[in-house]
RNA sequence: GGCCCGAUAGCCAAGUGGGAAGGCAGGAGUCUGCAAAACUCUUAUUCGCGGGUUCGAUUCCCGCUCGGGCCU
Repeated sequence: GGCCCGAUAGCCAAGUGGGAAGGCAGGAGUCUGCAAAACUCUUAUUCGCGGGUUCGAUUCCCGCUCGGGCCU
C1' cells in the first nucleotide's frame, strides 16, 4: 500500500429501511427479624465521526478514525 471483518448502555451482545431485543452490573421496590437468594420495575435525546440517497437510515452508498485479520 491492497483486501476483509468489527465499532450499538458501565460491560457482553442481537437487530439490518418505519417501534433499539436479551444478559451482567447499577438504582428502586416486594419478600425476610436482618441479610442473601428469588421476583417486579427502571436505565441508549449522536447505534464511532462527517456527508449522501430516501417521506423516513443503526440498517443502503462514499469518505475518515479506531481495533483485529490476510496478502505484498
A computed fold for a 72-nucleotide RNA from a candidate division WWE3 bacterium, annotated as transfer RNA. It matches the Rfam family "tRNA". By type it is a transfer RNA.